A computed fold for a 124-nucleotide RNA from a Phycisphaerae bacterium, annotated as SAM riboswitch aptamer (S box leader). Taxonomically the source falls in Phycisphaerae (Bacteria, Pseudomonadati, Planctomycetota). Model confidence (mean pLDDT): 82 of 100.
[in-house]
């Protein structure tokens, strides 16, 4: 780059640079000269790997489940900001059909999925 698994309503900002856009892409909200994004720095979260450990399944290889650690890596406006593609549930209002409380369209709301994305860990 790219393939599998997992995660993804929680957590956690100050200073310095610089000097205009940023939030991935569309709408929409939003955050920015009270100075954005990057970049440094320092602080700080976090238990994904790795380490110390303690319980349980195994004949074992090994699974599983807690406590601890910040050494690899991540992460520090908004739920991954919302929605977007498919399935459904409530309600609303227009039309149709015609009394069966049906259908079709559109709004709002809400539930699952599933595509994107980012993290880690492991192949290629």
């Nucleotide at each position: 780059u790219u393939c599998u698994u997992a995660u993804c309503c929680a957590g956690a900002g100050u200073g310095g640079u610089g000097g205009a856009g940023g939030g991935u892409c569309a709408g929409g909200c939003c955050c920015u000269u009270u100075g954005a994004u990057g970049c440094c720095a320092c602080a700080g979260c976090a238990a994904c790997c790795g380490g110390u450990u303690g319980g349980g399944a195994g004949c074992a290889a090994u699974c599983c489940u807690g406590a601890u650690u910040a050494g690899g890596u991540g992460c520090u406006a908004a739920u991954u900001c919302c929605u977007g593609c498919c399935c459904g549930u409530u309600u609303c209002a227009a039309g149709g059909a015609u009394u069966g409380g049906c259908c079709u369209u559109g709004g709002a709301g809400u539930g699952g999925g599933a595509g994107a994305g980012a993290u880690a860990a492991g192949g290629a």